[in-house]
RNA sequence: UACACGGACGCAGGAGAGAGUGGGAAGCUAUGCCUUCCCACCGCCGAAGGCGCAACCGGCCCCCGGAACCGCUCAGGCAGAAGGGCUGCGUUUGGUUA
Numbered sequence: 001u002a003c004a005c006g007g008a009c010g011c012a013g014g015a016g017a018g019a020g021u022g023g024g025a026a027g028c029u030a031u032g033c034c035u036u037c038c039c040a041c042c043g044c045c046g047a048a049g050g051c052g053c054a055a056c057c058g059g060c061c062c063c064c065g066g067a068a069c070c071g072c073u074c075a076g077g078c079a080g081a082a083g084g085g086c087u088g089c090g091u092u093u094g095g096u097u098a
Base pairs, nucleotide, nucleotide: 001098002097005094006093007092008091009090010089011088012087013086018042020041021040022039023038024037025036026035027034043078044077045076049074050072051071052070056066057065058064059063
């Protein structure tokens, strides 16, 4: 210096599911059940995270390790906003190889 790989940051894109019901508090004051927060209940979603006895992969192989866009929904979410696995581009950084 270069290729690919990993980490961090920035930009762009990014799905799914009730604008649910009841109660309480506060705010605004237009006195409406409008906004916000808290609690409870029912119904759902999976793409932060987490977990799995899980496809699959590896090993010293009937045991151990890793582990998905699979499963569970603890957390999170179900108008909008925010978040968002992942994808592309850019910057930076790490080690391996040449």